The part of an RNA shown here (large-subunit ribosomal RNA, domain VI) has 256 nucleotides and comes from Olisthodiscus luteus. RNAcentral holds the full RNA, with entries from ENA. Its Rfam family is "Bacterial large subunit ribosomal RNA". The coordinates come from a structure-prediction model, not an experiment, and the mean pLDDT is 88. A source record names the gene rnl.
Context: one part of a larger RNA
RNA sequence: CGUUAGAGUAUUGAGAGAAUUCUUCUUUAGUACGAGAGGACCGAGAAGAACACACCGCUGGUGUACCAGUUAUUGUGCCAACAGUAAACGCUGGGUAGCUACGUGUGGAACAGAUAACCGCUGAAAGCAUCUAAGUGGGAAGCUAAUCUCAAGAUGAGUACUCUUUAUUUAAGAUCACAACAAGACUAGUUGUUUGAUAGGCAUUAAGUGGAAGUAUAGUAAUAUAUGUAGCUGAAAUGUUCUAAUAGAUCGAAUA
Numbered sequence: 001c002g003u004u005a006g007a008g009u010a011u012u013g014a015g016a017g018a019a020u021u022c023u024u025c026u027u028u029a030g031u032a033c034g035a036g037a038g039g040a041c042c043g044a045g046a047a048g049a050a051c052a053c054a055c056c057g058c059u060g061g062u063g064u065a066c067c068a069g070u071u072a073u074u075g076u077g078c079c080a081a082c083a084g085u086a087a088a089c090g091c092u093g094g095g096u097a098g099c100u101a102c103g104u105g106u107g108g109a110a111c112a113g114a115u116a117a118c119c120g121c122u123g124a125a126a127g128c129a130u131c132u133a134a135g136u137g138g139g140a141a142g143c144u145a146a147u148c149u150c151a152a153g154a155u156g157a158g159u160a161c162u163c164u165u166u167a168u169u170u171a172a173g174a175u176c177a178c179a180a181c182a183a184g185a186c187u188a189g190u191u192g193u194u195u196g197a198u199a200g201g202c203a204u205u206a207a208g209u210g211g212a213a214g215u216a217u218a219g220u221a222a223u224a225u226a227u228g229u230a231g232c233u234g235a236a237a238u239g240u241u242c243u244a245a246u247a248g249a250u251c252g253a254a255u256a
Base pairs, nucleotide, nucleotide: 001153005164006163007162008161009160010159011158015150016149017148018147021049022048023047024046025045026044027043033038051107052106053105054104055103059101060100061099062098066094067093068092069091070090071086072085073084074083075082076081112144113143118138119137120136121135173251174250175249176248177193178192179191180190181189198244199243200242201240202239203238204237205236207233208232209231214227215226216225217224218223
């Protein structure tokens, strides 16, 4: 821009893409077959491999300043307690959210149609024979459907429901702006904007770390114990208007 008024929501599916895998074991059955050696079709059940998609409850990884330990050195007058620096965490032990695989879940199923090679039935040309010439069956991981995803610019522009009706600037609605996000390079998308839990703060909890400082007691002291599942804590959950979502602006409909 189009889809022939303008919008919102829900859809049909022409068409396109993805996927389609394989192995082993048990049983049928040591049966059919075979002199024996050997050894099935068909059918039923189970386990797994690789691959794909999703997720983070479990097991792990990461988690650059969340917690603790610790060396050297500088500083806060000193002790104690802290803070800075040591290659972009000094080193070490852990680790929430998020992200993730080595973790977990799910999937490739069933049924059908037309066929290939091939196997047939009936059957002439050609009194026989012949799956083929007329006619008529079976038959594959392949083809068409079936499964999942996208999809009306499918210009062949589809369908349903709802909202709006003005006359030159508004309606339905949308955009900007602002607070944000499990969304994101930017855009886009999604949520919210006081008729509010959108983000921050705060409170409580979860979770992490692992027992703070101060004081007391024991010990010459290092240190230990008690106060005390302590103190501290990024992303998590619930609640709470304390702070900020203010103020507003713009676009936007039939000569029916």